[in-house]
Lysine riboswitch aptamer from Vibrio agarilyticus, 177 nucleotides, folded computationally. It matches the Rfam family "Lysine riboswitch aptamer". From the family's description: Riboswitches are metabolite binding domains within certain messenger RNAs that serve as precision sensors for their corresponding targets. The prediction has a mean pLDDT of 76. RNAcentral holds the sequence, with entries from Rfam.
RNA sequence: UGCUGCCGUAGAGGUGCGAUUGUAAAGAGUCGCUAUUGUUGGGGUGAUGCCAAUGAACAAUAGUAAAAGGUGCAAUCGCCGAAGUGAGUUGAAGAUCAAAACAACUUGCUGGGGUUGUUUCAAAUAGGAACAACACUGCCAUAGUCCUUAUGUAAACUAUGGAGCGCUACUGUAGGG
Numbered sequence: 001u002g003c004u005g006c007c008g009u010a011g012a013g014g015u016g017c018g019a020u021u022g023u024a025a026a027g028a029g030u031c032g033c034u035a036u037u038g039u040u041g042g043g044g045u046g047a048u049g050c051c052a053a054u055g056a057a058c059a060a061u062a063g064u065a066a067a068a069g070g071u072g073c074a075a076u077c078g079c080c081g082a083a084g085u086g087a088g089u090u091g092a093a094g095a096u097c098a099a100a101a102c103a104a105c106u107u108g109c110u111g112g113g114g115u116u117g118u119u120u121c122a123a124a125u126a127g128g129a130a131c132a133a134c135a136c137u138g139c140c141a142u143a144g145u146c147c148u149u150a151u152g153u154a155a156a157c158u159a160u161g162g163a164g165c166g167c168u169a170c171u172g173u174a175g176g177g
Stems, first nucleotide, its partner, number of pairs: 001176001003175004008170004014080001016079009032064007042051002046097003083110009111137002114134008139162007
């Protein structure tokens, strides 16, 4: 020491990621419950238990009447593999067994947000998830242009390609010149 490697610390991408609380709309005059009438034998579950002639299921009328998940806004918090998602294992829950949801761990994929299409979840034209395409955007590498100061180099722009176990800066350390 405009060089390289390693550990650590601090940061960047931006309609950035996730969580909590409050509130608003919607869910919905829906599910459910009660009464009356009609009707007439089953209803429910993945299966069993369970309910039913002391009236199941369905329909009409009248009354009463929710909630969850998801979404918008505001505030706060944790962050930049933030986080999401596929698979597996374990836990836990549940009337019982199983499944699904939930949590943790291992492992694979994804830099980030957007638009469109297909499928799926959802009450939904809201929104979410997966896949694909399209551009946009940040980082790095290579090449070129331009400029700086003659060269090198830095910054800016263009093109191509790549992936977060990445990138930038700094301290320390081990080497190289």